[in-house]
The part of an RNA shown here (large-subunit ribosomal RNA, half A) has 1712 nucleotides and comes from an uncultured bacterium. The RNAcentral record of the full RNA draws on ENA. Its mean pLDDT, the model's own confidence on a scale to 100, is 80.
Context: one part of a larger RNA
RNA sequence: GGUCCAUAGGUGGAUGCCUAGGAGUUACGAGGCGAUGAAGGCCGUGGUAAGCUGCGAUAAGCUGUGGGUAGGAGCAAACAUCCGUCAAUCCGCAGAUAGCCGAAUGGGGUAACCCAGUGGAAGUGAUUCCACUAUUUGACCGCUGAAUACAUAGGCGGCAAAAGCAAUACUGAGGGAACUGAACCAUCUAAGUACCUCGGGAAUAGAAAUCAAAAGAGAUUCCGAAAGUAGCGGCGAGCGAAAUCGGAAGAGCCCAAACCAGCUUUAAGCUGGGGUUGUAGGGCCGCACGGGGGCAACCCGUGGAGUGAUAAAUCUUCAAUAUAGCAGAACGGUUUUGGGAAAGCCGGCCAAAGAGGGUGAAAGCCCCGUAAGCGACAUGUUGAAGACUCCAUGGUGCGGUACCUGAGUACGGCGAGGCACGAGAAACCUUGUCGGAAUCUGGGUCGACCACGAUCCAAGGCUAAAUACUCCGUAACUACCGAUAGUGAAUAGUACCGUGAGGGAAAGGCGAAAAGAACCCCGGCGAGGGGAGUGAAAAAGAACCUGAAACCAUGGACCCCCAACAGGUCAAAGUCCGCAAGGAUGAUGGCGUGCCUUUUGUAGAAUGAGCCUGCGAGUUACGAUAGCGAGCGAGGUUAAGUGAUGGAAGUCACGGAGCCGUAGGGAAACCGAGUCUUAAUAGGGCGUAGCCGACUCAGUCGGCGGUAAGUUCGUUGUCGUAGACCCGAAGCCAAGUGAUCUAGUUAUGAGCAGGUUGAAGCUCAGGUAAAACUGAGUGGAGGACCGAACCCGUAUGGAAUGAAAACCGUUGGGAGGACUUGUGACUCGGAGUGAAAGGCUAAACAAACUUGGAAAUAGCUGGUUCUCCCCGAAAUGCCUUUAGGGACAGCCUCAUACAAAUGUAAUGGAGGUAGAGCACUGGAUGGACUAGGGCCCUUCACCGGGUACCAAACCCACUCAAACUCCGAAUGCCAUUACACAACGUAUGGGAGUGAGACUGCGAGCAAUAAGGUCCGUAGUCAAGAGGGAAACAGCCCAGACCGUCAGCUAAGGUCCCCAAAUACCGCUAAGUGUAAAAUGAUGUGCGAUUGCGAAGACAGCCAGGAGGUUGGCUUAGAAGCAGCCACUCCUUAAAAGAGUGCGUAAUAGCUCACUGGUCGAGUAGUUGUGCGCAGAUAAUGUAACGGGGCUAAGCGGUAUACCGAAGCUACGGAUUCGUUGCCACAUAGUGGCGGCGGAUGGUAGGGGAGCGUUCCACCAACCGAUGAAGGUGUACCUGCGAGGGGCACUGGAGGAAGUGGAAGAGAGAAUGCAGGUAUAAGUACACGAAAAGAGGGGUGAGAUUCCCCUCCGCCUAAAGUCUAAGGUUUCCUGGGUAAAGGUCAUCUGCCCAGGGUAAGUCGGCCCCUAAGGCCAGGACGAAAGUCGUAGCCGAUGGGAAUCCGGUUUAUAUUCCGGAACCUGUCUAUGUUUCGAUGGGAUGACGCAUGAGGUGAAACCCGGCCGGAGAACGGUAGUUCCGGUCUAAGUAGCAAGCCGUUGAUUGGGGUAGGCAAAUCCGCCCUAAGAGGUAAGCUACGAAUGCCAGGCAAUCUUCGGAAAGCUGAAGCGGGCGUAAUCAUGGUGCCAAGAAAUAAUCUCUAAGGUUAGGCAUAGACAGACCGUACCGCAAACCGACACAGGUAGACAAGAUGAGAAAUCAAAGGCGCUC
Repeated sequence: GGUCCAUAGGUGGAUGCCUAGGAGUUACGAGGCGAUGAAGGCCGUGGUAAGCUGCGAUAAGCUGUGGGUAGGAGCAAACAUCCGUCAAUCCGCAGAUAGCCGAAUGGGGUAACCCAGUGGAAGUGAUUCCACUAUUUGACCGCUGAAUACAUAGGCGGCAAAAGCAAUACUGAGGGAACUGAACCAUCUAAGUACCUCGGGAAUAGAAAUCAAAAGAGAUUCCGAAAGUAGCGGCGAGCGAAAUCGGAAGAGCCCAAACCAGCUUUAAGCUGGGGUUGUAGGGCCGCACGGGGGCAACCCGUGGAGUGAUAAAUCUUCAAUAUAGCAGAACGGUUUUGGGAAAGCCGGCCAAAGAGGGUGAAAGCCCCGUAAGCGACAUGUUGAAGACUCCAUGGUGCGGUACCUGAGUACGGCGAGGCACGAGAAACCUUGUCGGAAUCUGGGUCGACCACGAUCCAAGGCUAAAUACUCCGUAACUACCGAUAGUGAAUAGUACCGUGAGGGAAAGGCGAAAAGAACCCCGGCGAGGGGAGUGAAAAAGAACCUGAAACCAUGGACCCCCAACAGGUCAAAGUCCGCAAGGAUGAUGGCGUGCCUUUUGUAGAAUGAGCCUGCGAGUUACGAUAGCGAGCGAGGUUAAGUGAUGGAAGUCACGGAGCCGUAGGGAAACCGAGUCUUAAUAGGGCGUAGCCGACUCAGUCGGCGGUAAGUUCGUUGUCGUAGACCCGAAGCCAAGUGAUCUAGUUAUGAGCAGGUUGAAGCUCAGGUAAAACUGAGUGGAGGACCGAACCCGUAUGGAAUGAAAACCGUUGGGAGGACUUGUGACUCGGAGUGAAAGGCUAAACAAACUUGGAAAUAGCUGGUUCUCCCCGAAAUGCCUUUAGGGACAGCCUCAUACAAAUGUAAUGGAGGUAGAGCACUGGAUGGACUAGGGCCCUUCACCGGGUACCAAACCCACUCAAACUCCGAAUGCCAUUACACAACGUAUGGGAGUGAGACUGCGAGCAAUAAGGUCCGUAGUCAAGAGGGAAACAGCCCAGACCGUCAGCUAAGGUCCCCAAAUACCGCUAAGUGUAAAAUGAUGUGCGAUUGCGAAGACAGCCAGGAGGUUGGCUUAGAAGCAGCCACUCCUUAAAAGAGUGCGUAAUAGCUCACUGGUCGAGUAGUUGUGCGCAGAUAAUGUAACGGGGCUAAGCGGUAUACCGAAGCUACGGAUUCGUUGCCACAUAGUGGCGGCGGAUGGUAGGGGAGCGUUCCACCAACCGAUGAAGGUGUACCUGCGAGGGGCACUGGAGGAAGUGGAAGAGAGAAUGCAGGUAUAAGUACACGAAAAGAGGGGUGAGAUUCCCCUCCGCCUAAAGUCUAAGGUUUCCUGGGUAAAGGUCAUCUGCCCAGGGUAAGUCGGCCCCUAAGGCCAGGACGAAAGUCGUAGCCGAUGGGAAUCCGGUUUAUAUUCCGGAACCUGUCUAUGUUUCGAUGGGAUGACGCAUGAGGUGAAACCCGGCCGGAGAACGGUAGUUCCGGUCUAAGUAGCAAGCCGUUGAUUGGGGUAGGCAAAUCCGCCCUAAGAGGUAAGCUACGAAUGCCAGGCAAUCUUCGGAAAGCUGAAGCGGGCGUAAUCAUGGUGCCAAGAAAUAAUCUCUAAGGUUAGGCAUAGACAGACCGUACCGCAAACCGACACAGGUAGACAAGAUGAGAAAUCAAAGGCGCUC
């Protein structure tokens, strides 16, 4: 280390059980709340009080009343203190109080804050209290009141109403998308949907200018049908009525007008009467009739109606009901078990109550309840009656008259929209625009239009119920969930994230009862643990029920470190355990490359998963269709609804409207067992019920069978419409939210060390007639130069799981400008902004973000969960904007029906392939023959001749062909017959999948007769097929796996060893050929055929010869056998000898060969066929081209026999199923059981069948259960083919669920799945966040590198110091603490706990004023929402009154204290006096750059003076060290400078301007003539203060701290910065806020004992902020983050400097 076991092992939180919370539904109620201040909040409120709840300064409450009862002061304990029988707490009803915000309403505003006005009251007064004060609308009321006489507009007051909120629902209306579907897309669809906006409690609609159809109905709304019909429709996708019928409900009315009367402002009149309809009605006129009284008005009587429309207000009584409640039967055991009884046992009882819940387990009789009953002071609701109110009292009939009956209307043209209806033949309704009627002798409609006919009466209005929905209340229920479920939420819209709109969690359980562990021990007075104790249990201890798995441990058994491993499996020795059965381990051997997905094909190095646990995907509705089941059956069936019951939101009955079927044919009229076509009676189509047989041209006959079978419901399969199996886009559209980032703009503020250059202009000089021009000086321009702050970001290094989601180091660019920056504001999503990069618009931009349409769509990818049984594909054809998708066909499956299918043989057919052939069509070769042509010759030309040139046709011969055939198989195909086999076939219907194929053999094409290529045909295999062989190896060979067997036989292939089986036989091979390869080459070798030669002596060797003509001729310098040419290459001698086979020579010569003889003595030399070998032979990690060893066979060929060899075959046993057959049973068209015989049982996509398990429901008030349910752990026991089911042991501690049925959120290993837990890598990598630095000693403490103290060291100096704005919001201080936080530690802390801390007339805000901008009364515009905008108001970053020094606290100070000041207001007094504004005027009031000067803080320096230090070591008594101040204001004085004689200031006069007036301003005239402003300085304030130093109680960690006491000098000068004089001067062009503020002044109305001014005194000055951080550990960056963050101060030395280096004060050493 592995396997296994154990653990009173951990971790973790699944499972089971539970429920406090959810989900859904039913019935009833309610359908609003709000100016009498809502919804919703903020802030308070308790003895202690953070949260929730309640409540509101009367504050977990107050009053009255009713109920009710003994306890109570909420959740929520504890302590303290109280209340209650004199009736508390508690519950109902009615009241009181009810802070602030919010419509918010007195004005304002950044919600919960600021600031008022008027009237009244109280008070001396400051002040306090109370009430009121918004806007709009109102043909309301009153007062007032212009132009303009009356009047009106307008104004003021009163009264009334509105507003705002909600419920994401429903509903009406105004606007109105897109994704999507159409397999594209544009009409169309989605859809009048989503969304925005305005209304209601219900809404809308509504009493016919309606439908209909020759008959009629009689407002509207809703439900069921009609009907997926008629229709509409790129006639595509789709959209889709109405009449009519059945039901629910039921209700009708009022004006305008004619006419009459009255009134008035006499007209676009008002009021009253009258009148309200269509077979027309009304008015007016006439006639007739019309309860009683009264001349009449009117009264009586009569009738009717009513507050829910038709007119409207209220009350009383009664009843019912809602809002608290009351009462309510019946049990025990000295029993058993137990901690506990409700369980068991024994014995009783109640029941109009045995619903339910609780009680220490399971209760009718213990408790709460339940059944049946009862109850209300008060308030509400409903009903009835009455009071009361209103109406009618007339009209009717007949006749006449022609007055009225809804006008920019109906209608028409054009353009649209709505109607189911898309312009269509398009009626009807609505109307933007242009035209434009009639008037009852009239008008609309009846789907273009016309006629006839029918029907209705528009252009005014109101109207309940039936219907839709549920934020909410009450009462119930559930085959709904049970903590990853159910709401997002067991409470939370919380924590947290975001600027914002918005997004949005996790998290339940001790026990019956806290009896929550006294006391002891270890430990830091820890954490944690051990005892003790409680308890039934602490294996219930608060991290608490059960307590699984991953993961991490500890102990034990066996095994393991030379092995080669998908981690197993088969066999198995040994060891250990056990009484045994048996169990654990496993040396060694055999075999053996995970799962899923996707694929032709995956161990694949193609995809997915770290592991575990939980969750996680074909559902539901409606319709269609088929099967099955059930009911009824020529019929079947109800829908909406109604009634009954009150039942498990149920059941029963009614309801026949409708639907399907019973008849078809036709386009239809129509006809009908037929009909249509047609001239037709012909023929044919579609029908008329089927089957069989016989005969037959048609057809007829016979038999069988029969009512011709549908329909409704349920269920299963599938389809359609819906998100439709689940997850997944990029995107499109709508409405909103964002300019705290960034872009631009805008208003108002701020910033820019220092140095350099030296434009214009000017002055002077020169110069000119005058100019020009030149020089010097002055001057100080510039998108000028150098360079800090500041802004930017060039290059480079680093960083790259960072210090940092853009930084650090070095270097660099700009740095007075088109500069940088603060604060406020504006512009935004097809839009903004952009010195333009498609840049930026909150870490996102070729269209932001949020929410919604929305589950968009996805022909695409991934995933899709238990078992067994039967069958079982395809990767092809055709079409396809189609090619990885579909439709139809093919192939599969299931059901039904029928009867066929296949193989072999024989026979009979059709055919044109292989082959063959050349007769055709073409190609091709040779020859012969011969047109034609070329060439040559000839000719003047014609004629003609030649031709080894080309060559048609014909002929001879040899041939080739997919698109040739005079021919022509095999096989295949079709058919018949026979035999064999056995479920194979066909048809109809339900359900599919497949339409990517791969290799091998054969036949073709393409390619290169390449490819593991491609495309067809054919067969096979794989796919979807395991087993044996081929070493290994989907496609090759053998062979098709139902299961078992330690049986047998074989196939392919094998038999030396690995490795089961032959060391068999006969040959071959010698190459390790075998154990890769070609052309080609070779006396390799075996076998055969054949030809020469050979005892008449071959072949080879050896000996000898190898001659003559002749040096053949020619050629040649020469050529003599042998350079070359020619020649039938001759002749002679010979045994034989070439006019020569080679070598050789210049040529000869010479040596050879052929040939001959001798010797030798037997074969020799070829050709050819064939078997096996040889060479040719060369690649990359390593032999590596037999699987290895190795082999001379163990290679190759042949032969024979034997053996081995598979999941094949056989044998035996078993399972299921099919066929057949027998018996038995039963609920008998059949089903089941037990048998016999025979067959079958590989399987992906896929079809079919049968089962297991999970949750819930019924039977079930039953049954099991504390003597122990579910769940968990284990098991070596039983059982089923399996999914599984039981038993037993331990744990657990209260539920469970058999059997038979029913219903589903119904089975997980994979989806880069979701949530939680926990591994791995790994104690590994990297890090501990600027390399400014620490060291020693002491202290505290359990513990000290880190805390405290001391000493020394180091770092920062335009900061790393000090102040302050924003922002934060207690971080500040003190005491205590150390779990967590702190990158380590911690005794420490910005951490935790407790307590404390912020003091203002003068600082800032508030306040007054206005800028940009915003809001906006009236107003304008606009579908709505709303937008713009005047007066006005708001709005600082700007303008506006006033304080200083010193001291003091643990923590505050311009705030407290001391001292010294000032401002404003009010009042009083005195004096004096033209006061007075929302009006006039002035002032307020403004740029940039730049130079000079004055004064001059602070700081520093020098000197004087004062105090002090020094000597252990070097120097030191002086030229060493420390300190050396004080405000505002007031008064007085001085005063540079600047402005001013080009006139400060003042007087007088005039005046057409300043919207009226003015004595003011302006302007004009005139007179006089020097002042104005101002920093600063001096004195007082003010020395009693401060001050170095000294002394010092006391405390001390011995370093020090410290109350208190005392306390010298306190002068002169220099430098001159900031600042100031100064809003000044000069120069320049870009020409540089506003103000109903403030100050001064003027008058108007008006006032004049008011009011103003001056002086003095008194009083008053509210409210808010104030702690602390603030270049940072407290802000913005997720962090105690190397980043970012406006303004002020900023010692000294060197220096131009705020550069750079050092460095004081002060602060730090950066938390390993």